[in-house]
Model confidence (mean pLDDT): 90 of 100. A computed fold for a 328-nucleotide part of an RNA from a metagenome, annotated as large-subunit ribosomal RNA, domain IV. Its Rfam family is "Bacterial large subunit ribosomal RNA". Gene Ontology terms of the family: structural constituent of ribosome and ribosome.

Context: one part of a larger RNA
RNA sequence: CUAUGCUGAAGGAACUCGGCAAUUUACCUCCGUAACUUCGGGAUAAGGAGGCCUUCCGUUUGCGCAAGCAGGCGGGAGGGGCACAGACCAGGGGGUGGCAACUGUUUAGCAAAAACACAGGGCUCUGCGAAAUCGCAAGAUGACGUAUAGGGUCUGACGCCUGCCCGGUGCCGGAAGGUUAAGAGGAGGGGUGCAAGCUCUGAAUUGAAGCCCCGGUAAACGGCGGCCGUAACGAUAACGGUCCUAAGGUAGCGAAAUUCCUUGUCGGGUAAGUUCCGACCUGCACGAAGGGCGUAAUGACUUCCCCGCUGUCUCCAGCAUAGACUCA
Numbered sequence: 001c002u003a004u005g006c007u008g009a010a011g012g013a014a015c016u017c018g019g020c021a022a023u024u025u026a027c028c029u030c031c032g033u034a035a036c037u038u039c040g041g042g043a044u045a046a047g048g049a050g051g052c053c054u055u056c057c058g059u060u061u062g063c064g065c066a067a068g069c070a071g072g073c074g075g076g077a078g079g080g081g082c083a084c085a086g087a088c089c090a091g092g093g094g095g096u097g098g099c100a101a102c103u104g105u106u107u108a109g110c111a112a113a114a115a116c117a118c119a120g121g122g123c124u125c126u127g128c129g130a131a132a133u134c135g136c137a138a139g140a141u142g143a144c145g146u147a148u149a150g151g152g153u154c155u156g157a158c159g160c161c162u163g164c165c166c167g168g169u170g171c172c173g174g175a176a177g178g179u180u181a182a183g184a185g186g187a188g189g190g191g192u193g194c195a196a197g198c199u200c201u202g203a204a205u206u207g208a209a210g211c212c213c214c215g216g217u218a219a220a221c222g223g224c225g226g227c228c229g230u231a232a233c234g235a236u237a238a239c240g241g242u243c244c245u246a247a248g249g250u251a252g253c254g255a256a257a258u259u260c261c262u263u264g265u266c267g268g269g270u271a272a273g274u275u276c277c278g279a280c281c282u283g284c285a286c287g288a289a290g291g292g293c294g295u296a297a298u299g300a301c302u303u304c305c306c307c308g309c310u311g312u313c314u315c316c317a318g319c320a321u322a323g324a325c326u327c328a
Base pairs, nucleotide, nucleotide: 001323002322003321004320005319006318007317008316010314011313014312019309027051028050029049030048031047036041038157052079053078054077055076056075057074058073059072060071061070062069063068080084092307093306094305095304097302098301099299100298104116105115120155121154122153123152124151125150126149132141133140134139158294159293160292161291163224164223165222168221169220170217171216172215173214174213177212178211179210183206184205188201189200190199191198192197225243226242227241228240229239252286253283264280265279266278267277268276
């Protein structure tokens, strides 16, 4: 010096990206326990007290004929130790945001999560030799199931909700019309032949799906404006004008896991706060199942704060064990 342990004056997070690590706490009985809540929880919330030994008294349970044996509960008096759940074992706690409802699952070997899944919700396909999938096929799965079933896709408990746009793309519907292949059709024309004929070509007309066309459909793919003026200080604009659009973003939320400018501004917390919490709204570039906003409980998730506690630190020291190093 390295690794693993043990101890430490005073202070107690000043360390650090961050209390990382290591302490603290820990069991049983009794007392006591908040906000919030889906009334189940939260909760071992938090926060306290007691626990060893001797002796006496009261009461009581089981067994027993009884003597008694084995216990329970309550009370009194006393004893020892630094320490009485005496070792081992054995929750630190609280407050506040974000995200995800939850238990679960995952990158075997750098990621356990806010990712995946999930119960629940919606759309859509499928009438059974089902749709879908595998296979050239036979055949098989679906399913020894039958729409309260099965497949696909999106969302993701629960509560309150889920606005406007069908112009484009997709899908669905549409006995008309337009276009449209082979086929049908055969006016007419060409070659050849004396001719019958053979052969080539061929207009009109007729001919499906598809496309065009007409509608529907957004929990289908998707989309959801600009400029100018205006109120008796100033500022702002309920109001008006104009252009464009298929329609111009509703409710709710908002410097946010989203805010560039930005450490926005104000308030709170600190002596001091680019983080945090509460507001404001000027949303560069939130927004409603690529779901919006809330939400008790849950989380080896993540942000900030407080109490306790400590060698994380001020600032290091000593000890133990195994190495390293020196000598033999």